RNA sequence: AAGCCCAUAAUUUAAGGGUAGAAUGUUAUCUUGAUGAGAUAAUCGUAGAAGUUCAAAUCUUCUUGGGCUUA
Numbered sequence: 001a002a003g004c005c006c007a008u009a010a011u012u013u014a015a016g017g018g019u020a021g022a023a024u025g026u027u028a029u030c031u032u033g034a035u036g037a038g039a040u041a042a043u044c045g046u047a048g049a050a051g052u053u054c055a056a057a058u059c060u061u062c063u064u065g066g067g068c069u070u071a
Base pairs, nucleotide, nucleotide: 001070002069003068004067005066006065007064010024011023012022013021018054025043026042027041028040029039030038047063048062049061050060051059
């Protein structure tokens, strides 16, 4: 320098254009003599910018960060 892949919640991970879900975690309440376990509820999100579309996490382009290959 060129090409390819990845980026979603605090962590791990789904979503094939049509309301972004689950598990773990955290907090509150219940339960217990107390702790743990358990139950219920809450909490937190698409790397950034533009474009296409009635509608974009998803399609396109650029940028940023990480990884791989070639020279």

The RNA shown here (transfer RNA) has 71 nucleotides and comes from Hemileccinum impolitum. NCBI's taxonomy places the organism under Eukaryota, Basidiomycota, Agaricomycetidae, Boletales, Hemileccinum. Its mean pLDDT, the model's own confidence on a scale to 100, is 80. Its Rfam family is "tRNA". Gene Ontology term of the family: triplet codon-amino acid adaptor activity.